[in-house]
RNA sequence: AGAGUUUGAUCCUGGCUCAGAGUGAACGUUGGCGGCGUGCUUAACACAUGCAAGUCGAACGAGAACGGCUCUAGCUUGCUAGAGUGUCAGCUAAGUGGCGCACGGGUGAGUAAUAUAUAGUUAACCUGCCCCAAAGAAGAGAAUAAUUGCUGGAAACGGCUUGUAAUGCUCUAUAUGCCUCUAUUACAUAAGUAAGCGAGGGAAACAUUUAUGGCUUUGGGAUGGGACUGUACGGUAUCAGUUAGUUGGUGAGGUAAUGGCUCACCAAGACAAUGACGCCUAACUGGUUUGAGAGGAUGAUCAGUCACACUGGAACUGAGACACGGUCCAGACUCCUACGGGAGGCAGCAGUGGGGAAUAUUGCACAAUGGACGAAAGUCUGAUGCAGCAACGCCGCGUGGAGGAUGACACAUUUCGGAGCGUAAACUCCUUUUAUAUGAGAAGAUAAUGACGGUAUCAUAUGAAUAAGCACCGGCUAACUCCGUGCCAGCAGCCGCGGUAAUACGGGGGGUGCAAACGUUACUCGGAAUCACUGGGCGUAAAGCGCAUGUAGGCGGUCUUGUAAGUUGGAAGUGAAAUCCUAUAGCUUAACUAUAGAACUGCUUCCAAAACUACUCGACUAGAAUAUGGGAGAGGUAGAUGGAAUUUCUGGUGUAGGGGUAAAAUCCGUAGAGAUCAGAAGGAAUACCAAUAGCGAAGGCGAUCUACUGGAACAUUAUUGACGCUCAGAUGCGAAAGCGUGGGGAGCAAACAGGAUUAGAUACCCUGGUAGUCCACGCCCUAAACGAUGUACACUAGUUAUUGGCAUAAGUCAGUAAUACAGCUAACGCAUUAAGUGUACCGCCUGGGGAGUACGGUCGCAAGAUUAAAACUCAAAGGAAUAGACGGGGACCCGCACAAGCGGUGGAGCAUGUGGUUUAAUUCGAAGAUACGCGAAGAACCUUACCCGGACUUGACAUAGUAAGAAUAUUUAAGAGAUUAGAUAGUGCUGCUUGCAGAGCUUAUAUACAGGUGCUGCACGGCUGUCGUCAGCUCGUGUCGUGAGAUGUUGGGUUAAGUCCCGCAACGAGCGCAACCCUCGUUCUUAGUUGCUAACAGUUAGGCUGAGAACUUUAAGAAUACUGCCUGGGCAACCAGGAGGAAGGUGAGGACGACGUCAAGUCAUCAUGGCCCUUAUGUCCGGGGCUACACACGUGCUACAAUGGGAUGUACAAUGAGUCGCAAUACCGUGAGGUGGAGCUAAUCUCAAAAACAUCUCCCAGUUCGGAUAGCACUCUGCAACUCGAGUGCUUGAAGUUGGAAUCGCUAGUAAUCGUGAAUCAGAAUGUCACGGUGAAUACGUUCCCGGGUCUUGUACUCACCGCCCGUCACACCAUGGGAGUUGAUUUCACCCGAAGCCGGAAUACUAAAUUAGUUACCGACCACGGUGGGCUCAGCGACUGGGGUGAAGUCGUAACAAGGUAGCCG
Repeated sequence: AGAGUUUGAUCCUGGCUCAGAGUGAACGUUGGCGGCGUGCUUAACACAUGCAAGUCGAACGAGAACGGCUCUAGCUUGCUAGAGUGUCAGCUAAGUGGCGCACGGGUGAGUAAUAUAUAGUUAACCUGCCCCAAAGAAGAGAAUAAUUGCUGGAAACGGCUUGUAAUGCUCUAUAUGCCUCUAUUACAUAAGUAAGCGAGGGAAACAUUUAUGGCUUUGGGAUGGGACUGUACGGUAUCAGUUAGUUGGUGAGGUAAUGGCUCACCAAGACAAUGACGCCUAACUGGUUUGAGAGGAUGAUCAGUCACACUGGAACUGAGACACGGUCCAGACUCCUACGGGAGGCAGCAGUGGGGAAUAUUGCACAAUGGACGAAAGUCUGAUGCAGCAACGCCGCGUGGAGGAUGACACAUUUCGGAGCGUAAACUCCUUUUAUAUGAGAAGAUAAUGACGGUAUCAUAUGAAUAAGCACCGGCUAACUCCGUGCCAGCAGCCGCGGUAAUACGGGGGGUGCAAACGUUACUCGGAAUCACUGGGCGUAAAGCGCAUGUAGGCGGUCUUGUAAGUUGGAAGUGAAAUCCUAUAGCUUAACUAUAGAACUGCUUCCAAAACUACUCGACUAGAAUAUGGGAGAGGUAGAUGGAAUUUCUGGUGUAGGGGUAAAAUCCGUAGAGAUCAGAAGGAAUACCAAUAGCGAAGGCGAUCUACUGGAACAUUAUUGACGCUCAGAUGCGAAAGCGUGGGGAGCAAACAGGAUUAGAUACCCUGGUAGUCCACGCCCUAAACGAUGUACACUAGUUAUUGGCAUAAGUCAGUAAUACAGCUAACGCAUUAAGUGUACCGCCUGGGGAGUACGGUCGCAAGAUUAAAACUCAAAGGAAUAGACGGGGACCCGCACAAGCGGUGGAGCAUGUGGUUUAAUUCGAAGAUACGCGAAGAACCUUACCCGGACUUGACAUAGUAAGAAUAUUUAAGAGAUUAGAUAGUGCUGCUUGCAGAGCUUAUAUACAGGUGCUGCACGGCUGUCGUCAGCUCGUGUCGUGAGAUGUUGGGUUAAGUCCCGCAACGAGCGCAACCCUCGUUCUUAGUUGCUAACAGUUAGGCUGAGAACUUUAAGAAUACUGCCUGGGCAACCAGGAGGAAGGUGAGGACGACGUCAAGUCAUCAUGGCCCUUAUGUCCGGGGCUACACACGUGCUACAAUGGGAUGUACAAUGAGUCGCAAUACCGUGAGGUGGAGCUAAUCUCAAAAACAUCUCCCAGUUCGGAUAGCACUCUGCAACUCGAGUGCUUGAAGUUGGAAUCGCUAGUAAUCGUGAAUCAGAAUGUCACGGUGAAUACGUUCCCGGGUCUUGUACUCACCGCCCGUCACACCAUGGGAGUUGAUUUCACCCGAAGCCGGAAUACUAAAUUAGUUACCGACCACGGUGGGCUCAGCGACUGGGGUGAAGUCGUAACAAGGUAGCCG
């Protein structure tokens, strides 16, 4: 000090989460020792039992319990029992008296100020014990407890009588001084202090060892308190008014003392937005914890203060209490009881129950420190000192050290080689902190006295011996692998992991971190600058009030005088101790403790300064305001007037439609519409001018004229003299819609009605139409009331346009706009009209949703407005910009994309593939385009993977061991065959050491293994399809941008093309395009057989032969075309035309397929990870199936005919194939074909042409079209044509007469049409791939459909529109509002009752002394509890009900995001 998380990526805003520190903690796992600390945070809940406050005989009477002494008895000869003794200067239960019990100890309920902290005041006070000083103590008296007797009661506790003492009580005397009143004086005046003539009043106690202690009065001190004052010290305004002893005065009472503290009277005040009053919460502080600090949170232990003592009230005693272990009363609870009455108060120490996640022993001692009493010894002391329990915290120590490699075993991993655990272990040597045993043994104590404690510590012995766990290992965050599991089980602080290869679940191994602990949970601070004083923001992320006026408040121009409140400096006091910090010291160290210092940032007082703020005196004019002048303006209010248009009415002309829409219909019209002309009525709005023009604070303002009126700007010189700025609360204005009353109503138009549209259409469109819109008055008070930008002032480059004024030349002042520098901003953008730089003041914000909602208050006639939460829920919500994708957005361009044409498909029959169905099986795959005559270039068996049946198990196939045999060939029997059982023949090859070895094959056997067309193409390689032969896709360097990214690649042209040119912060480059490659087209050269034949010769008339090398052709190599030339256009690239040329602008065709997309296809071509089967999911065999058939679809063939069919005749190709072959001539057969075999291993031979052309016929018909289907008879292939082949002949002669919606191909040697060949193949093409023959039509053009490219725009999409997403309803769960009511609690008001008690009164009752006496019953006032009634507030429950939230796959629609298909949004 930061990190993770919103996105495809980026920057920002913003929340959530984590890493740190801490705790009186708890829980889980584990656990060796010691030291020092700490330990009911919950029920201020209830308490059994014991203890926690007594002491003094040197105050007193008294006593004889205990002890002592004497005597007696028993005996155990020092014990027991009895009696006596009070001079025994021992003692003492109980009592009188004194002091203490108000300290110490506990707890935090109450208390938001009678508390606390800090600083003061007390001239308004008290103070026992203690200290100092002064003075004094004379005389007298009456009681009473104890005790005695009698007596009541269960007890607690009493009653009467007798009698007694004191340091108990009372009276008298004295009293400098003391107290009260007072003439007067001095100082001071807010009050008072000092001196003082005079009058009045009041003291005392003794004890005794004769030395002390105690007593009385006064003054002072010390200590401890009381009272008062300033300041500080929680939340809440959804608490805004509170208060009658209330505020003040006079007088009195009361108190130690001021005071409404109390009372009588008088006055009507007092407090409050600087928060009164109320409600909720809470003891406060030093400190503790966190933090860099400022702050925040907290208030255990220790220390100071306060409050309380079962709950409430009250006083007494006393120096001190309204009293924790005292009293009285009331109440609740518990206990005792003889039922009549009584007793009690652990929030003291232990302890018990209860509550709770949770917190200890009914211990020892007064040895130390301290306290009470006492002269003292001493007694008491659960204060305190110690011990016990608890890893609760902090600190320290240990669980061994050194060596030890063959890197052992086990475990775990593996690419099988190894690597990890790992010097780790074993083993060898060493040590003994700790442990165990034995012995010695402190300090704490100054003379004595030690609970702790035989403790700390020391010595000796034994022996590695007694001692390691917990969490984590996806990122944050240090640390990785195997197995199991398979969106299951589970994990999770956040993001998230798990759906068959999980470093995230569980286990193992390994590793990392801490360590007697480690994790988890809870809470606090930090990080969080995420409430921002230090130190944030508000155009679009949350956030500027709709606008103005203005009060309190805050802030405020220049100069001068004074004061000293703020401010600054200095000094003094205080800021308890402890804590923190620094230094030193003591426990072996540390924790811990001690000493010293510093610090405690604060408060108060005094002194000084006078710059600034403030106050004050006086002045100034630059802020502000006023006066004067002429102009501008839809500024406001009222009145008057005008024209155009719509509508209605009246009349005329006139006839069949009008109106409306994308198209229609509802509607109007023959009762005369619409159209047109004239007239009338009425209401509303004001064309043109009109403009990022004007005015106004905003809302807003638009015909003309008049009246009244507000404001601003400018110019001029005068006047006032800071009069200013902002503004909580307050007040006024405030579009539209809406409300009330009364008018008005032409047009428009919510609601409503009808017509359309639609799946529906409560909408969009159309026809109507009422509130309303208009006016007057009164309300409402909200808008996306927006510049999403508060007001005012100052400063900070320009340029341009425009409005108003002045000046009329430049210009200047004020407004309104555009562009742009600095600067700012997350970016967009703003930029002298700031979102820049500063100042002043106000308002507002703090994650999204819930919610601008509920409740409460205020306002309103209502609608509603305003103020304004919480529970719960999510990890995001959001802003700006970027790259894509998309749009029923735009621009440009291309393509057989459309159009123009030609021919098809879709209808028929058949072939073939697919789906579906069927089946024992109909093997599997392919699925929009990009599956469907596809894998399959060819299923009768085989193929074959499927089904049925029969067989085999190291296997049909590969490698390896051992043994035997050559291999192999022929053959018999059984069986459907596989197979089984035999027979015969046969002894090989190579090397040589001459009987062995090797190679190969077969058989048997054993195990490793083979085998799998089994699964996963979503684990993969390779190959392929598609976008698409579309023109794109990228990189380096540079530059721009915070960044994602951009630029380049965009722009202007051009091209088939990111092709090229020009321009340009880009310059270059790569993969694609093109070219290079192949074929065809022209020419040349070379060559000349099997090909060719012009000339020559022969001829059987066939290039047949000689011959030729010209031509054709063959096949090698060259050439040719490049916009090269010309004209025109153009800057250029290039385009248009022309010439020449076989070919002209890429000459035609092919091969060639960028980055990537579709988790596209293929595990069944092959290869391959993982998983699965192993007498079977492997292998062999026979048969069957893949060929099924109500049906649907795709692709084809043949047709429907005359551009044709049939018959006869006559021509012309190219590519290919051929010895397991192609097969000629010839013969046979109607034919398929057969017989036969010349020739050919091919430019030689063979397969081997058809359309066309010529002639004849048919005459528009289901035909001389068409050929399906079927019968019979054959041919060929093949072990075998039944399931299930092809072909031939004869006969049969179906549908079909050009095909609905829809849809396909093709731009030239193309479509169409005609035949030919080949691969596969025994046989089996209408398919596929090739080949040639004949050979068209059309393209105006790019509006539209489809696909694609570039640029641009919008976006809430990025799984990218097959996207995203909204609301109702249904279901489940959760929290919450209302709710007839009901229950409880707090509190308040009024009235009633009125205990104890103080105060007041007071007897005819009582009283010893003595008076005008005292006491008491009793009475009165106040008053706790209680009762009744009303009110406020809070909480619980509540039938029913409202909305809200959450929930993988529910229903209905499609509102929003693109022009979201009616732009969206606000009220």

Small-subunit ribosomal RNA from an uncultured bacterium, 1467 nucleotides, folded computationally.
It matches the Rfam family "Bacterial small subunit ribosomal RNA". Rfam links the family to the GO terms ribosome and structural constituent of ribosome.
The sequence is in RNAcentral, with records from ENA and SILVA.
Model confidence (mean pLDDT): 84 of 100.